[in-house]
RNA sequence: CGGCCACCUCCGCCGAGUCCAACCCGGCCGCGCGAGCGGUUCGGUGCGGAGCCGGGGACCCAAGUCCCUGGGGCGAAUCGCGUGCCCCGGCACGCGUAGGGCGCGAUCUCCCGCCCGAGCCCGUCAGCUCACCCGGUAGGCGGCUGAGGAGAAGGAGU
Numbered sequence: 001c002g003g004c005c006a007c008c009u010c011c012g013c014c015g016a017g018u019c020c021a022a023c024c025c026g027g028c029c030g031c032g033c034g035a036g037c038g039g040u041u042c043g044g045u046g047c048g049g050a051g052c053c054g055g056g057g058a059c060c061c062a063a064g065u066c067c068c069u070g071g072g073g074c075g076a077a078u079c080g081c082g083u084g085c086c087c088c089g090g091c092a093c094g095c096g097u098a099g100g101g102c103g104c105g106a107u108c109u110c111c112c113g114c115c116c117g118a119g120c121c122c123g124u125c126a127g128c129u130c131a132c133c134c135g136g137u138a139g140g141c142g143g144c145u146g147a148g149g150a151g152a153a154g155g156a157g158u
Base pairs, nucleotide, nucleotide: 010143011142012141013140014139018050019049020048024044025043026042027040028039029038030037031036051137052136053135054134055133056132061127070125071122072121073120074119079096080095081094082093083092084091085090086089099116100115101114102113103112107152108151109150110149111148
């Protein structure tokens, strides 16, 4: 000097998944011979709250018959076609697609570019739904001056 890896700070992305806080612990400061006491806008933890998100749940409305198939929830993640294997029904893969995300200036529109288009849960049970009741507040990633173009409306500052 260069490369790689790890950690921390900072910035950013998907997602509801953020914030405050009691008690306690540790550190630091002061007092005390000491045990300890007091303080703390430091760190950890997180009784409980706030915010956000989801589910159940009347009248009214919807539904209401027959056959097959039980039905339902979270989520953008639905639906179609094709190929191969295995052997008659599955598995794997591919191409699309409803829909969704990002492009570092909060929002919206258009253009362009890059992506996702999964998975999980309830357990025979649930339409909508005031009151009311219940639950969640995870997880996974990227970056280090790197950061597409145009327009609209609005806000703040001077």
Model confidence (mean pLDDT): 77 of 100. This is a predicted structure of a 158-nucleotide RNA (c-di-AMP riboswitch aptamer (ydaO/yuaA leader)) from an Actinomycetota bacterium. Lineage of the source: Bacteria > Bacillati > Actinomycetota. It matches the Rfam family "c-di-AMP riboswitch aptamer (ydaO/yuaA leader)". Rfam describes the family as follows. This family represents a conserved RNA structure found upstream of the ydaO and yuaA genes in Bacillus subtilis and related genes in other bacteria. The ydaO/yuaA element is thought to act as a genetic 'off' switch for the ydaO and yuaA genes in its native state. It is believed that the element may be triggered during osmotic shock leading to activation of ydaO, a predicted amino acid transporter gene, and members of the yuaA-yubG operon which code for KtrA and KtrB K+ transporters. Gene Ontology terms of the family: regulation of gene expression and cyclic-di-AMP binding.